Transfer RNA from a Candidatus Parcubacteria bacterium, 73 nucleotides, folded computationally.

Order: sequence, then C1' cells, then structure tokens
RNA sequence: GGGCCGGUAGCUCACCUGGUAGAGCGCCUCGUUUGCACCGAGGAGGUAGCGGGUUCGAGUCCUGUCCGGUCCA
Repeated sequence: GGGCCGGUAGCUCACCUGGUAGAGCGCCUCGUUUGCACCGAGGAGGUAGCGGGUUCGAGUCCUGUCCGGUCCA
C1' cells in the first nucleotide's frame, strides 16, 4: 500500500429480502426472607463509529473517513 471481516443498551451479541431497534447477563424498584441469595413482578438505559448520498422511509443499499482483527505485498 491492497483484499476481506467487524464497530448496535454497561458487557456479549441478534436484527442476513430497507419500514421506524431487541435478547441474555448486569443495574434500579417492589414482593418473598430475620437478613442476604435464589425466585416472581415491573422499570430505566442505545436513534446503530463519524460524515455525505439514494429513497416516502436505511442499522440494513452506495460512498468518504476513523478504529480493531485477519490475509497478501
């Protein structure tokens, strides 16, 4: 320098045919318990690395760029 893969809630990851974002764990509240844990019920939390474009509508397509991994030179 070039090819490929990835960058979504605190963490690990879904959402592979564009239609307005979810799961598990964690966190908070309540119940239960003498208390803690377990368990049950409920809740908060992200507009999807950043910018631009296409579209009525994009995490999801196109493009520039940054970061990580990997292969080639």
Rfam family: tRNA. Rfam describes the family as follows. Transfer RNA (tRNA) molecules are approximately 80 nucleotides in length. Rfam classes the family as a transfer RNA.